[in-house]
């Protein structure tokens, strides 16, 4: 000198899923039972990898390879449905973009 990836913030798309009674007034409210919905957050996990003993392989032993079964790590738009949600709105994972802040490596 160039300015990753991660975080932040703003702006703009962003999708699923409802009934009965109540109450209340021209309901989007209260309250009850039943039903549904994944994409705020949350939570579970697969191969890999890593340990580590049993059997086995070498081989008198030891040490060394391997290693079921177990323990560790471990992804999500998958799976759970706690929390959210099932007019509009908000809210939204996730795209685009713009600043910011950061400082991979050229």
């Nucleotide at each position: 000198a160039u300015g990753a990836a991660a975080g932040u913030u703003a702006c703009g798309g962003a999708a699923g899923a409802g009934g009965c009674a109540u109450u209340g007034g021209u309901a989007u409210u209260u309250u009850g039972c039943c039903a549904c919905c994944g994409a705020a957050g949350g939570a579970g996990c697969a191969a890999a990898c890593c340990g580590c003993u049993a059997c086995g392989g070498c081989a008198g032993c030891c040490a060394c390879c391997a290693a079921a079964a177990c323990g560790g790590c471990g992804a999500a738009u998958c799976u759970c449905u706690c929390a959210g949600g099932u007019a509009c709105a908000a809210u939204a994972a996730c795209c685009g973009c713009a600043a910011c802040c950061g400082g991979a490596c050229a």